A computed fold for a 721-nucleotide part of an RNA from Amycolatopsis thermoflava, annotated as large-subunit ribosomal RNA, domain II. Its Rfam family is "Bacterial large subunit ribosomal RNA".

[in-house]
Context: one part of a larger RNA
RNA sequence: GCCUGCGAGUUAGUGCUGCGUGGCGAGGUUAACCCGUGUGGGGUAGCCGUAGCGAAAGCGAGUCUGAAUAGGGCGUGUGAGUCGCGUGGUCUAGACCCGAAGCGGAGUGAUCUACCCAUGGCCAGGCUGAAGCGAGGGUAAGACCUCGUGGAGGGCCGAACCCACCAGGGUUGAAAACCUGGGGGAUGAGUUGUGGGUAGGGGUGAAAGGCCAAUCAAACUCCGUGAUAGCUGGUUCUCCCCGAAAUGCAUUUAGGUGCAGCGUCGCAUGUUUCGUGGUGGGGGUAGAGCUACUGGAUGGCCUAGGGGCCUUACCGGGUUACCGAAGUCAACCAAACUCCGAAUACCAUCACGUGAGAGUGCGGCAGUGAGACGGCGGGGGAUAAGCUUCGUCGUCGAGAGGGAAACAGCCCAGAACACCGGCUAAGGCCCCUAAGUGUGUGCUUAGUGGGAAAGGAUGUGGGGUCGCUUAGACAACCAGGAGGUUGGCUUAGAAGCAGCCACCCUUGAAAGAGUGCGUAAUAGCUCACUGGUCAAGUGGUCCUGCGCCGAUAAUGUAGCGGGGCUGAAGUACACCGCCGAAGCCGUGUCAAUAACACAAUACAUCCGCUUGGUUCUUUGGGAACCUUGUGUAGUGGUGUUGUUGGGUAGGGGAGCGUCCUGCAUCCAGGGAAGCGGCCGUGGAAGCGAGUCGUGGAGGGUGUGGGAGUGAGAAUGCAGGC
Numbered sequence: 001g002c003c004u005g006c007g008a009g010u011u012a013g014u015g016c017u018g019c020g021u022g023g024c025g026a027g028g029u030u031a032a033c034c035c036g037u038g039u040g041g042g043g044u045a046g047c048c049g050u051a052g053c054g055a056a057a058g059c060g061a062g063u064c065u066g067a068a069u070a071g072g073g074c075g076u077g078u079g080a081g082u083c084g085c086g087u088g089g090u091c092u093a094g095a096c097c098c099g100a101a102g103c104g105g106a107g108u109g110a111u112c113u114a115c116c117c118a119u120g121g122c123c124a125g126g127c128u129g130a131a132g133c134g135a136g137g138g139u140a141a142g143a144c145c146u147c148g149u150g151g152a153g154g155g156c157c158g159a160a161c162c163c164a165c166c167a168g169g170g171u172u173g174a175a176a177a178c179c180u181g182g183g184g185g186a187u188g189a190g191u192u193g194u195g196g197g198u199a200g201g202g203g204u205g206a207a208a209g210g211c212c213a214a215u216c217a218a219a220c221u222c223c224g225u226g227a228u229a230g231c232u233g234g235u236u237c238u239c240c241c242c243g244a245a246a247u248g249c250a251u252u253u254a255g256g257u258g259c260a261g262c263g264u265c266g267c268a269u270g271u272u273u274c275g276u277g278g279u280g281g282g283g284g285u286a287g288a289g290c291u292a293c294u295g296g297a298u299g300g301c302c303u304a305g306g307g308g309c310c311u312u313a314c315c316g317g318g319u320u321a322c323c324g325a326a327g328u329c330a331a332c333c334a335a336a337c338u339c340c341g342a343a344u345a346c347c348a349u350c351a352c353g354u355g356a357g358a359g360u361g362c363g364g365c366a367g368u369g370a371g372a373c374g375g376c377g378g379g380g381g382a383u384a385a386g387c388u389u390c391g392u393c394g395u396c397g398a399g400a401g402g403g404a405a406a407c408a409g410c411c412c413a414g415a416a417c418a419c420c421g422g423c424u425a426a427g428g429c430c431c432c433u434a435a436g437u438g439u440g441u442g443c444u445u446a447g448u449g450g451g452a453a454a455g456g457a458u459g460u461g462g463g464g465u466c467g468c469u470u471a472g473a474c475a476a477c478c479a480g481g482a483g484g485u486u487g488g489c490u491u492a493g494a495a496g497c498a499g500c501c502a503c504c505c506u507u508g509a510a511a512g513a514g515u516g517c518g519u520a521a522u523a524g525c526u527c528a529c530u531g532g533u534c535a536a537g538u539g540g541u542c543c544u545g546c547g548c549c550g551a552u553a554a555u556g557u558a559g560c561g562g563g564g565c566u567g568a569a570g571u572a573c574a575c576c577g578c579c580g581a582a583g584c585c586g587u588g589u590c591a592a593u594a595a596c597a598c599a600a601u602a603c604a605u606c607c608g609c610u611u612g613g614u615u616c617u618u619u620g621g622g623a624a625c626c627u628u629g630u631g632u633a634g635u636g637g638u639g640u641u642g643u644u645g646g647g648u649a650g651g652g653g654a655g656c657g658u659c660c661u662g663c664a665u666c667c668a669g670g671g672a673a674g675c676g677g678c679c680g681u682g683g684a685a686g687c688g689a690g691u692c693g694u695g696g697a698g699g700g701u702g703u704g705g706g707a708g709u710g711a712g713a714a715u716g717c718a719g720g721c
Stems, first nucleotide, its partner, number of pairs: 001721006011093003015090010027048003033042003052059002062074004096234002099231001103224006114198009123188001125157003128153001132149006161185003165182005200216001202212003237655006247260005261368002263365007272358001274353008287340001288338002294334003298330004305323002307320005371396010401412003416589004421585003427579003430563003436576001438575006449565001455549002459546010476533005482506003487501003512527001516525002590645009603636003607631003612626006656710001658707010674694005679688003
């Protein structure tokens, strides 16, 4: 890992509360217990109901408060309960199942290990050479020196022994700590044998929270114990109907819970719902505005006041290219400004439409209370975030199908089932790939389309507007472009052309006291301006369509899904077709629900009463069975038409199957159950007989009752492989 088996809402309480059903009914019912064995008879204590109000005494259809006969509160008026059974929920219990780390109690451990006690053992070999002593030297005597002797030391080297510093290996190991090669200590605070001691908030510790039997920030065993777990995981057959929430308030509260909101089921009400239109309302948002307020804020005018300067003994006066309140003119800004002021939305009412599992009330049962993205309106942030937080709508959540290459939240559209039928939506129609190489008129040349800004540019199409132009424009070419004058100043020089000032006059077709280059300064070239040649358009500016540059990244084109596309297969406008979904239509089927019709006041079922009969008999009449008639209530049928049938949490309904059991009935050695194959059948869980094989003794059906009642998941448990 697989297979098989096991594996999770149970039980109790004369608890509480709904629903279904039954008995009795203003009543209902017994509990313990007794007689006793017939699911029999007794037992009336108690409980619930029939009256409430008050804290209570108490009073009573009233009562309490109160001085009150007032007012107000709770009641009456409007009467149904109670006892069983089944079932939904709830409370108390382990309470759907498994799961802690832990806490407490009583015990067991020092054969591992820590330390201690007692008593024993062990440490090859080599080196060094302390004190002391002896001799010699030395001294006044010493000290001291030398040689010898001696054999000290948590001394040195190094086996056994003890340790464990490094590396390699091992890492489902040979081993739950090892192996190999090096390493440290090796007469010591050494090491070791045997026996003994210290025990769990305790020991022991040359101290690492180390060690105390492969377990230690409190050992192990059993018990309290099924501790508790607002946490995680798991929770077993089917079909049908409806179908949420991720919000508000509160919370030692934030991943929990309570109440409300939203779901479902029942009862009641009976259009109260929703939509559109009319009518009547309130508002202060968007916008706008501001000599309409409160504030902000720019420039001008004007000036109170202040500063500077001059004058002044003081008082004062003068002046100012300084600042500047208020005022005024003009143009502005505001969530916490408003003289104004929508669209929507909201409220009320009337009419019409709508008939939806609409609305509302009461009650049973929930789940939800982590939401996500998108559009619009805001706050926070950086007018960042697949960011965060509100409002409003949508989708996902709980929604399949088609489109967006792929893609919960985008676009289209809400899947009961079947069909080798049709029409469409979004989106598409050259090929991959279903459908147009469709039509008309333009645009784009950039593969723009098929990523991007400020900014830049005689790209190109369209539309305005202002100039010049056959009295000849624009461009090109030919010619002129002069004189006063080198204007004045400045300057070494300044002559159109360093700089400052002025910018006139004359001739003329025209020519600046000069547009640029140039010179040391002149010179020189050129421009403006004018004439000629030529011959018809030529410039400026504004708006707008589509393009260009700006444009740089890491495996390989790689920013159309690909191929590929240029009078398009790009783009704008208009048009005609077609394709395209589980949408819509067609045909058939199933289910739910509503209305109507029929059967029919028929039948079946439950219960009660009743007629007759049989059996038993405690002889009281009662019990059981069959049967006749009858009563109330409930349930059940068929057909037509309309509507509906996505679905998580969750609510409701109807069924299938397993085991045991009461009653009735049936099968079985002429072969039960079980197992295997084939076949048939139902809307599902499932079921069936037949036949064959196997098997060898029990089993089925109908109708009731009762549960250890359904397995794929729980790092589930056990076994097998």

About this RNA
The organism belongs to Amycolatopsis, within Bacteria.